[in-house]
This record gives sequence, structure tokens and C1' cells, in this order.
RNA sequence: GCUGAUAAAGGCAAACCGCCCGUGAGGGCGGGACGCAAAGUCGCAGGCCUUCAACAGGUAGCUGGACUGCCGGCC
Repeated sequence: GCUGAUAAAGGCAAACCGCCCGUGAGGGCGGGACGCAAAGUCGCAGGCCUUCAACAGGUAGCUGGACUGCCGGCC
């Protein structure tokens, strides 16, 4: 630098439930595991959602992009 095995160590945690926060999308903590090789971080572009609407918000577990990282394999 490239790559991701029906491997291994370790990690994250959808739905749902409880408590709390928010008008809402949704978020935090605990329980819980459908999944994830970046399901780590960032709303930069597009998408979707909230909102009467937005130039205000939400979504990083929709796609792309940026930055960073564990283990193995190959060079």
C1' cells in the first nucleotide's frame, strides 16, 4: 500500500421494554440482540424525516465524501 476468511482477540448494538429529555423527527441511560470490518468521528454533497414552512432542526445503522483505528492475509 492492497485486501476481509464459515479464523481469532476485542468492539458496536436494530426491533422491543423501562426511565429521562424534546412540540416533533429524534436523543441520553439501562435491559436486549437484528445485524455491522469502520454500525468509530464529522451534517460536506445527495436522500429521507420533523416543521405551516424554512436559510431552523433530526438521521453517521440510507448513499457518497473527509479524518482516524483493531486483528488477520498478501505485497

Model confidence (mean pLDDT): 80 of 100. Predicted 3D model of a 75-nucleotide RNA (c-di-GMP-I-GGC riboswitch aptamer) from a Candidatus Bipolaricaulota bacterium. Of the family's consensus pairs, 91% are formed in the model. The organism belongs to Candidatus Bipolaricaulota, within Bacteria.